[in-house]
């Protein structure tokens, strides 16, 4: 250099959960706490694969309104399901990428 992590030294981050006149539709991010873990629990989500989450939209019922060519219409608004990522998770994995430290 590489590879390997130790009851090592110094330090470093912070799960659940709590707070919040903070962002966001949501997931979930951020800020103070909090310490369940971490040798990259730094970075990359525009590298793959997983999960989350559905504002838009797209469908499909119901209701309501409104035309008029008069019905199993059209159009517009609500509402309740269904898909969907262009959102998010790097503390899910793999992968890149930069790094502190040195016993065996």
């Nucleotide at each position: 250099g590489c590879g390997c992590g130790a009851c090592a030294a110094g330090g470093g981050c912070a799960c659940a959960c709590c707070c919040g006149a903070u962002c966001g539709a949501a997931a979930g991010a951020c800020g103070g706490g909090g310490c369940c873990g971490c040798a990259a629990a730094g970075c990359c989500a525009a590298c793959g694969g997983g999960g989350c989450u559905a504002c838009c939209g797209c469908g499909c019922g119901c209701g309501g309104u409104c035309g008029c060519a008069a019905g199993u219409c059209a159009g517009c608004c609500g509402c309740a399901c269904g898909c969907c990522a262009c959102g998010c998770c790097g503390g899910c994995c793999g992968g890149g990428u930069u790094g502190c430290c040195g016993a065996a």